[in-house]
RNA sequence: AAGUGAAAAAGGCAAACUAUGGGAAACUAUAGGACGCAAAGCCAUGGGCCUGUAUCAUGUUAACUAGUUAACGUGAAUGGUAGCCGGUUACCACA
Repeated sequence: AAGUGAAAAAGGCAAACUAUGGGAAACUAUAGGACGCAAAGCCAUGGGCCUGUAUCAUGUUAACUAGUUAACGUGAAUGGUAGCCGGUUACCACA
């Protein structure tokens, strides 16, 4: 250095839920709160998963000026998630 986390020390983070703010939503920030976590630190240029306002594609219907508009539906991340995998750095102990 790679590896391991049974015991110990110093400590760290904080799920659900609640309040307030942001967002169309997914989700997120702060405060409270602890289900858990040895990387629950960091990375959303890889895979997975979540969402679909706008936008793009497409289907149906309607209107008319006949290729546009409108309504409804479907698909797609430029959105999000690191507490899904992955990548990367690191404390303590063992070694």